[in-house]
Purine riboswitch aptamer from Paenibacillus albicereus, 104 nucleotides, folded computationally. Its Rfam family is "Purine riboswitch aptamer". Its Rfam clan is "Purine riboswitches". The RNAcentral record of the sequence draws on Rfam. Model confidence (mean pLDDT): 78 of 100.
């Protein structure tokens, strides 16, 4: 100290339906055209804004206003979802343990 030989270590992954709870977002909100109804009425369509967000954007109740009844215009309170995504649950698959029941 320079070449060559053998060992031995060292990886990723490891399920997930369904359903129910809860968080996020969005306040099931809000602007504008355009039609339509009229106190036994108060809707439709279409574009946009809003979500690190598709995808919705209503319905119902009760009370207000409209008394210059309209070729107008709504306003409020409370209950109610459905979509994104997350975690929780749930059931479950795999491993070991144990217990019963059959069979060698």
């Nucleotide at each position: 100290a320079a070449a060559g030989a053998u060992a031995a270590c060292u990886g990723a992954a490891u399920a997930c339906a369904a359903g129910c709870u809860c968080g996020u977002a969005u306040a099931a909100u809000c602007a504008u055209g355009g039609g339509g109804a009229u106190a036994u009425g108060g809707c439709c369509c279409a574009u946009a804004a809003g979500u690190u967000u598709c995808u919705a954007c209503c319905g119902g109740a009760c009370g207000a206003c409209c008394a210059u009844c309209g070729c107008a215009a709504u306003c409020g309170u409370c209950c109610g979802a459905c979509u994104a995504u997350g975690a929780g649950u749930g059931g479950g698959a795999g491993c070991g343990c144990c217990c019963g029941c059959g069979c060698g």